[in-house]
RNA sequence: UUAGAGUUUGAUCCUGGCUCAGGACGAACGCUGGCGGCGUGCCUAACACAUGCAAGUCGAGCGAAUGAAGUUCCUUCGGGAACGGAUUUAGCGGCGGACGGGUGAGUAACACGUGGGCAACCUGCCUCAUAGAGGGGAAUAGCCUUCCGAAAGGGAGAUUAAUACCGCAUAAGAUUGUAGUACCGCAUGGUACAGCAAUUAAAGGAGUAAUCCGCUAUGAGAUGGGCCCGCGGCGCAUUAGCUAGUUGGUGAGGUAACGGCUCACCAAGGCGACGAUGCGUAGCCGACCUGAGAGGGUGAUCGGCCACAUUGGAACUGCCACACGGUCCAAACUCCUACGGGAGGCAGCAGUGAGGAAUAUUGGUCAAUGGGCGAAAGCCUGAACCAGCUAUGUAGCGUGAAGGAUGACUGCCCUAUGGGUUGUAAACUUCUUUUGUUCGGGAAUAACAGACUUCACUUGUGGAGUUUUGCAUGUACCGUUUGAAUAAGGAUCGGCUAACUCCGUGCCAGCAGCCGCGGUAAUACGGAGGAUCCUAGCGUUAUUCGGAUUUAUUGGGUUUAAAGGGAGCGUAGGCGGGGGGUCAAGUCAGCUGUGAAAUACGUACGCUUAACGUUCGUCUUGCAGUUGAAACUGGUUUUCUUGAGUGCGUAUGAGGCAGGCGGAAUUCGUGGUGUAGCGGUGAAAUGCUUAGAUAUCACGAGGAACUCCUAUUGCGAAGGCAGCUUGCUGGUCCGCUACUGACGCUGAUGCUCGAAGGUGCGGGUAUCGAACAGGAUUAGAUACCUUGGUAGUCCACGCCGUAAACGAUGAUCACUGGGUGCCGGCGACACACCGUCGGUGCCUGAGCGAAAGCAUUAAGUGAUCCACCUGGGGAGUACGAUCGCAAGGUUGAAACUCAAAGGAAUUGACGGGGGCCCGCACAAGCGGUGGAGCAUGUGGUUUAAUUCGAUGCAACGCGAAGAACCUUACCCGGUCUUGACAUCCGUAGGAUCCUUCAGAGAUGAGGGAGUGCCUUUCGGGGAACUACGAGACAGGUGCUGCAUGGCUGUCGUCAGCUCGUGUCGUGAGAUGUUGGGUUAAGUCCCGCAACGAGCGCAACCCCUGCAUCCAGUUGCCAUCAUUAGGUUGGGGACUCUGGAUGGACCACUGCGGUAACAACGCAGAGGAAGGUGGGGACGACGUCAAGCAAUCAUGGUCCUUACGACCGGGGCUACACACGUGCUACAAUGGUAGUUACAGAGGGUUGCGAAGCCGUAAGGUGGAGCUAAUCUCAUAAAAGCUACGCAAGUUCGGAUUGAGGUCUGCAACUCGACCUCAUGAAGCUGGAAUCGCUAGUAAUCGCGCAACAUCAUGGUGCGGUGAAUACGUUCCCGGGCCUUGCACACACCGCCCGUCAA
Repeated sequence: UUAGAGUUUGAUCCUGGCUCAGGACGAACGCUGGCGGCGUGCCUAACACAUGCAAGUCGAGCGAAUGAAGUUCCUUCGGGAACGGAUUUAGCGGCGGACGGGUGAGUAACACGUGGGCAACCUGCCUCAUAGAGGGGAAUAGCCUUCCGAAAGGGAGAUUAAUACCGCAUAAGAUUGUAGUACCGCAUGGUACAGCAAUUAAAGGAGUAAUCCGCUAUGAGAUGGGCCCGCGGCGCAUUAGCUAGUUGGUGAGGUAACGGCUCACCAAGGCGACGAUGCGUAGCCGACCUGAGAGGGUGAUCGGCCACAUUGGAACUGCCACACGGUCCAAACUCCUACGGGAGGCAGCAGUGAGGAAUAUUGGUCAAUGGGCGAAAGCCUGAACCAGCUAUGUAGCGUGAAGGAUGACUGCCCUAUGGGUUGUAAACUUCUUUUGUUCGGGAAUAACAGACUUCACUUGUGGAGUUUUGCAUGUACCGUUUGAAUAAGGAUCGGCUAACUCCGUGCCAGCAGCCGCGGUAAUACGGAGGAUCCUAGCGUUAUUCGGAUUUAUUGGGUUUAAAGGGAGCGUAGGCGGGGGGUCAAGUCAGCUGUGAAAUACGUACGCUUAACGUUCGUCUUGCAGUUGAAACUGGUUUUCUUGAGUGCGUAUGAGGCAGGCGGAAUUCGUGGUGUAGCGGUGAAAUGCUUAGAUAUCACGAGGAACUCCUAUUGCGAAGGCAGCUUGCUGGUCCGCUACUGACGCUGAUGCUCGAAGGUGCGGGUAUCGAACAGGAUUAGAUACCUUGGUAGUCCACGCCGUAAACGAUGAUCACUGGGUGCCGGCGACACACCGUCGGUGCCUGAGCGAAAGCAUUAAGUGAUCCACCUGGGGAGUACGAUCGCAAGGUUGAAACUCAAAGGAAUUGACGGGGGCCCGCACAAGCGGUGGAGCAUGUGGUUUAAUUCGAUGCAACGCGAAGAACCUUACCCGGUCUUGACAUCCGUAGGAUCCUUCAGAGAUGAGGGAGUGCCUUUCGGGGAACUACGAGACAGGUGCUGCAUGGCUGUCGUCAGCUCGUGUCGUGAGAUGUUGGGUUAAGUCCCGCAACGAGCGCAACCCCUGCAUCCAGUUGCCAUCAUUAGGUUGGGGACUCUGGAUGGACCACUGCGGUAACAACGCAGAGGAAGGUGGGGACGACGUCAAGCAAUCAUGGUCCUUACGACCGGGGCUACACACGUGCUACAAUGGUAGUUACAGAGGGUUGCGAAGCCGUAAGGUGGAGCUAAUCUCAUAAAAGCUACGCAAGUUCGGAUUGAGGUCUGCAACUCGACCUCAUGAAGCUGGAAUCGCUAGUAAUCGCGCAACAUCAUGGUGCGGUGAAUACGUUCCCGGGCCUUGCACACACCGCCCGUCAA
């Protein structure tokens, strides 16, 4: 003492990248800013520097100059002279300017770190010790004179001193030479003793003196330095070879000292894959940041070392330098100049300019600490200590505290309009005073040294006392005054990630760390309110570590995600069997030295606390030395046989190379037979062929390949290897156990082999066949198909060196469950069975794996070695190198760009994939549409307007079950503004009805009638109603169906859609629901890790078909009576009507079906009805952002004398055209005329309206009856019978038009329906295409109803007549289930590639 999250997908697991949360900082930028403490502050231009300061000191070394106090003398009283010598000083001389301070340019190096070595060295000042300092000499600066020069500076002459300089003397235990002895050492060698010879030194000063400070020589110590060595710490191999003083030797020189350090000669070495050389980058370390650690990053401040001082070079002086504020030379730059010549070096402290995102004062003091000089006082010190500036960092303090709810008013914001929130916040009450302000007091840091006094003593020194010395500073601190008074911001609020609402905006403006927000309801933009986090700061940006086990030593991988080299041999290297002995390199243990201080950690202490500082301890995992241990690894030695190899014997095979031989087939040639085609394709054509092809027979030529046998067969290292045979040759297995004795495994570089294809040279060429040519296909077809055809395919000799060279799985060894085949051996007489060794397959365990899967032939468990991987694209590309004849191969990046790319598996959807099945889906039929005329809807066009919506199926006789006005929403014109409609308030009145005038009307101006209801204390009050007035509001068929509710369409009346529990899977999910049967059906049965359940299916509901019972009017009438007539009496039998009940369920039989029962199917019987009897209502989970804002409701938004409301007129009815849906036809199964039958279901008082009469008719008149099983609409028509007519634009067809009428209505002009007469268009059965229908159906015939004043070819019901066909499921369309593939998931109307354009 180890934390994760977001992001690839419809979802999942994995791989894998990107991103975030944390820490840090010499930082910068934005906004903001109260205080003091302690730190820190040019990271860039080692760029250039104005100005000042940063190294001097000693008169107690020297000569000299200066000349204060004082004294004496003179004086004109101003002063002068002499003595005196304080003070100050240029020069000579000494010591110090080699320290301190700065910077990091260079340097990849013994530069640094660490540990050693010097028997190869030096060391001023300091300490200790020994010995000494005798006597001389010659100069020189200064000063003076003079000369040159603008200056800097320099020359000459004369004179002078020293602790400056030079001899002589003395001198060793110093140095050198020489000959010894003893001891010691890692070699050269060292130490001690001692003999001889030679060489070598000095300086004085202070002081009355003692003495002190200096001087010379030598030794020792301390300190500091020099040199050498082991080890350690950057990148690139697209840098592989480097080296001539180079490597070594001998000799010499040089140095304090070793050494090619230098030189002469000799030898030819030295370094390098354990990375030399080259290039790039970089001061190194203690340490600092981060991290659990291992690591990674950094080398600011502080400390150690190094290097540098404008750039380059050089030496001098000196103990020490090749010297930051010294000298000389060269260069660049700057400055001065009288142009001759000179001066300078901030990477010292401040400061300036420049550069830059960016970094401070031209401050104070030597008081302390430290340094230089001096005997000392002292002087110097931009070292240092302080102060100034800066939120740059860190730790601390404050901006008030307590109480205070009607949770106050107002404001902001939100709101469901009730309220909520801001918020104990404020106000208010009480209190405190850090900080600030006023006034006052007031430290520590100071100890020395010096001076004075005193004591001791070796009178120099030492002890004690007094005195003196403070930059910061009147600072810290303390007291006092005053008064809540002087003091809060920044970022964020979609997820990660703590914190949410409103408004504005409308893929715009903008945000963004990643994912991603924004296209009219944005918690993601901007503003506001509120909230969250941190706080004198907060955010952003840069960088770095972490998270990232995402370079994996700790701690990863390579079948399919990135990744096993194409294969073998083999070098270096790495790793390596059993026993014994030995060594002690690795390893382990103890001890010793070192690992500086600071830092870190722990304790204690001091500043009010903390930061900060002080003290002690720990740590510093390292290196070295030493003493031991001997298991393991290693070295060495000896031995063994099991690893490996050899031998002997038997086998095996498409192993390899070379030669010879063989038959079949293709093609070609020659000849024969033979005749019109052959060939080829999906179908064709090009092509060949009457000059005789194809076919067929015979012979011949030539090249290539080897049918059958032939396979989960065999062999080989891989590539690969196939007719037969001969020769040569490699390997493997088995058996025996004679031999060697670890000889082994792997294998970077290297070498060899290496399919197809390509290439060089020479042959060969039958087939096939890139390129090419022709024919097809096609929109095109530089392709697929086809006819030809050159390289090539074959051989010999070279080269190339790559493949999905794959088991997508490196080699070797060991171990770990089973089952079942095949190949080669062995064990016995054996063909069996069993066992065993080697090989080759399949299946399944444990285990592994993300899963798929692997599984003794591992992808399991271990060991060794090699190769390779680290997101996708760019790219196996570019450049470089190398190989190649070339093609090209090998090695192999970056810029830039994306947030993914990817693996396995899951569920869907999809497939011109597969299987099974269904549907008027096709097929088989019947009738239509598409052609004509007309009706109606739509598009388009037109228009003042032609209102709006619906638009593949699933819009288009749809909303609309009915537009002349109205409707009406549209257009034109005329009008109204609290409104045509609702509620509230006030005033007045009475409601209401009739009527005149103006006007197109809305509307306006009048007249007349009429005075209501409830209650009352008679004053009044109340409820409706009308008019006027004011404002709240009304109103909108304006917009958004992509904000919605609700309703509806569609897949589809298709058979599906799900859940609970259990089980399986890491998981998404699966199972159930799959399978075998069966069904109209996920209907039922059987089976089954499933067992159950729900919504759907079916049934329950309604109509219809049969029967029974009950009831019997307005219905019915068999029997009885009656009538013109069920008209009436009567009847309930029948029909019928209305209720209730029964009936059908595969219940029964046979056969099939099944392992056996089943489910179920087929046939039969019975039955009115037979296999859900027929029809209707009923529509699972969901899909289509399907449709409707113009039915209604509704969020938001817009209009408010108009986008609201009223009125008149017009329009929705337009018309070159196109489409949909229909009607009527084209005729004889018909038309016309006449005659004659049979329904059902409905409607009717604002109504249906009979009979009768009138009219050719529409209709009129009439008014009975009927609130309906009673009356009425209301004659059903087709059918039947009779007649005409005879194939024609007609006695078909009826459009259009003319004339005359009827009806409805205020009103038929735009724009109604109907009737009569006349007119008599197109049309003779309809192209491509397309629709409906499986039985009481299609077809055909009429009847009713809704809405409605009138208006139907539409809609919706009703009945009449009443067919044909279905072999079947190949195909078209739609659907269901299972399975398979998938790079799709907005789901094939998908995804996606290339080219071109924007």
The RNA shown here (small-subunit ribosomal RNA) has 1398 nucleotides and comes from an uncultured bacterium. Its Rfam family is "Bacterial small subunit ribosomal RNA". Gene Ontology terms of the family: ribosome and structural constituent of ribosome. The coordinates come from a structure-prediction model, not an experiment, and the mean pLDDT is 85. RNAcentral holds the sequence, with entries from ENA and SILVA.